[in-house]
Context: one part of a larger RNA
RNA sequence: UUGGGCGUAAAGCAUCUGUAGGUGGCUAUUCAAGUCCGCCGUCAAAUCCCAGGGCUCAACCCUAGAUAGGCAGUGGAAACUACCAAGCUGGAGUACGGUAGGGGCAGAGGGAAUUUCCGGUGGAGCGGUGAAAAGCAUUGAGAUCGGAAAGAACACCAAUGGCCAAAGCACUCUACUAGGCCAACACUAACACUGAGAGAUGAAAGCAAGGGGAGAAAAUGGCGUUAGAGACCCCAGUAGUCCUAGUCGUAAACGAUGGAAACUAGGUGAUGUGCGACUCGACCCAUGUAGUCCUGAGCUAACGCAUUAACUAUCCCGCCUGGGGAGUACGUUCGCAAGAAUGAAACUC
Numbered sequence: 001u002u003g004g005g006c007g008u009a010a011a012g013c014a015u016c017u018g019u020a021g022g023u024g025g026c027u028a029u030u031c032a033a034g035u036c037c038g039c040c041g042u043c044a045a046a047u048c049c050c051a052g053g054g055c056u057c058a059a060c061c062c063u064a065g066a067u068a069g070g071c072a073g074u075g076g077a078a079a080c081u082a083c084c085a086a087g088c089u090g091g092a093g094u095a096c097g098g099u100a101g102g103g104g105c106a107g108a109g110g111g112a113a114u115u116u117c118c119g120g121u122g123g124a125g126c127g128g129u130g131a132a133a134a135g136c137a138u139u140g141a142g143a144u145c146g147g148a149a150a151g152a153a154c155a156c157c158a159a160u161g162g163c164c165a166a167a168g169c170a171c172u173c174u175a176c177u178a179g180g181c182c183a184a185c186a187c188u189a190a191c192a193c194u195g196a197g198a199g200a201u202g203a204a205a206g207c208a209a210g211g212g213g214a215g216a217a218a219a220u221g222g223c224g225u226u227a228g229a230g231a232c233c234c235c236a237g238u239a240g241u242c243c244u245a246g247u248c249g250u251a252a253a254c255g256a257u258g259g260a261a262a263c264u265a266g267g268u269g270a271u272g273u274g275c276g277a278c279u280c281g282a283c284c285c286a287u288g289u290a291g292u293c294c295u296g297a298g299c300u301a302a303c304g305c306a307u308u309a310a311c312u313a314u315c316c317c318g319c320c321u322g323g324g325g326a327g328u329a330c331g332u333u334c335g336c337a338a339g340a341a342u343g344a345a346a347c348u349c
Base pairs, nucleotide, nucleotide: 004320005319006318007303008302012317014201015200016199017198021194022193023192025088026087027086033081034080035077036076037075038074039073041071042070043069049065051063052062053061054060091191092188093187094186097182098181099180103177104176106174107173108172109171110154114150115149116148117147118146119145120144121143125136126135162169163168206247207246209244210243211242215241220236221235222234258316259315260314262312266294267293276284298305299304322349323348324347331342332341333340334339
């Protein structure tokens, strides 16, 4: 490189937007670039193929012929691709009207609990464990009642439920705002799909500046356990966890399954929309979207997947090529740093 692959064996970028590029709906034209057909020229000789001949045969040698293919020229064809110009509405989008939602952002409000502080009652233990101890407590703890403050998280509802590109999103209300879905008609008329580079977003932890700090808690200290215990258990406890404006750019960022559109047997339950039917509540019927489970054909090494495909056929991107060395070294880019991205080889089995 060809071929083969990417749920679990190596392999789908964390996710999206989008440039170049690649690919692209239906109808009837133009043209002849791609495509197809014919002819001609050329691709030295030798070689290969083939026919005849010569060395006694053969290898070998001599003579003649020929194909495929490449390139150029020329004459045609017009189905397909491209081009020209025109049209269409099914893809895509816009407008109008509805609809569901923890989608986002900002502001305001709320109660339970916890801790601390103040005051009252009260008077000896509390706490913790497998058992204890350290710890707290007559300077009055724990318990209980009243008051105050603070910070963080929002019980029940709650669900195989909902929304979002992913990360993620849940107390209540309000303002602004994005997307989805549905119905009927109107409009644009292929405006589409994918997407190298690029850009944006991106849990937790970490970094740095200013605030904040209730609870729980890396580090750390102490009591235990133990052969030891740098752990598991217990008592304390700082960073951080929270907010604002930044940085980092990684996760088993998982459905370990890239995106788009088409086709392909069913069953069950749940959510939303519109219609019909109705005993005018359910239920039922029809239709679309999203999500869960079960089972066929088919696929798969098996497990399993199975209209939300890992089935069947297509387009585009990313990635893989034995284990280790190694996601290491070196170089480069980014970063305040931590590190991230790109990413080998020797050697060895």
A computed fold for a 349-nucleotide part of an RNA from Thinopyrum elongatum, annotated as small-subunit ribosomal RNA, central domain.
Model confidence (mean pLDDT): 85 of 100.
The full RNA is in RNAcentral, with records from SILVA.